Transfer RNA from Scleromatobacter humisilvae, 73 nucleotides, folded computationally. The organism belongs to Scleromatobacter, within Bacteria. RNAcentral holds the sequence, with entries from Rfam.
RNA sequence: GCCUCGUUAACUCAGUGGUCAGAGUGCCGGCCUGUCUAGUCGGAAAUCGCAGGUUCGAAUCCCGCACGGGGCG
Numbered sequence: 001g002c003c004u005c006g007u008u009a010a011c012u013c014a015g016u017g018g019u020c021a022g023a024g025u026g027c028c029g030g031c032c033u034g035u036c037u038a039g040u041c042g043g044a045a046a047u048c049g050c051a052g053g054u055u056c057g058a059a060u061c062c063c064g065c066a067c068g069g070g071g072c073g
Stems, first nucleotide, its partner, number of pairs: 001072007010025004018056001027043005049065002052062002
C1' cells in the first nucleotide's frame, strides 16, 4: 500500500430501510429476609466512531476519514 471483518448503554452483544433503538451483566431504588453477595419489582443510562450523500424515512444503503482485529504484498 491492497483486501476483509468490526466500531450501538459502564461492559458483552442483538438489531440488514418505517412507530418510542433492545437484551444480558453492572449501577440506583423498593419489596422480601434475622442479614445478604441470593430472589423479586421498578428506574436511570447510547449524538448507533466522525463527516457527507441517497431516500418521504437511515444504526441499517453509498462515498470519504479515524480507530481496532485478521490476511496479502